A computed fold for a 72-nucleotide RNA from a Candidatus Nealsoniibacteriota bacterium, annotated as transfer RNA. Rfam family: tRNA. Gene Ontology term of the family: triplet codon-amino acid adaptor activity. Rfam describes the family as follows. Transfer RNA (tRNA) molecules are approximately 80 nucleotides in length.
[in-house]
RNA sequence: GCCGGGGUAGCUCAAUGGAAGAGCAGCGGUAUCGUAAACCGUUGGUUGGAGGUUCGAAUCCUCUCCUCGGCU
Numbered sequence: 001g002c003c004g005g006g007g008u009a010g011c012u013c014a015a016u017g018g019a020a021g022a023g024c025a026g027c028g029g030u031a032u033c034g035u036a037a038a039c040c041g042u043u044g045g046u047u048g049g050a051g052g053u054u055c056g057a058a059u060c061c062u063c064u065c066c067u068c069g070g071c072u
Stems, first nucleotide, its partner, number of pairs: 001071007010024004018055001026042005048064005
């Protein structure tokens, strides 16, 4: 230099055009003599960044940044 994968909640990951959800973690509660496990509830997101297409974009297109792999 060229090709490809990935980037979404604190962490691990979903969501293939109708506006983002789960598990764990955090917080509150139930329960216990008490703690943990368990159970119930709940907070948390400029979807890496910018622009474009569309009535509507995490999703499609362009540029760019970071990361992983391959080729040279």
NCBI's taxonomy places the organism under Bacteria, Bacteria candidate phyla, Candidatus Nealsoniibacteriota.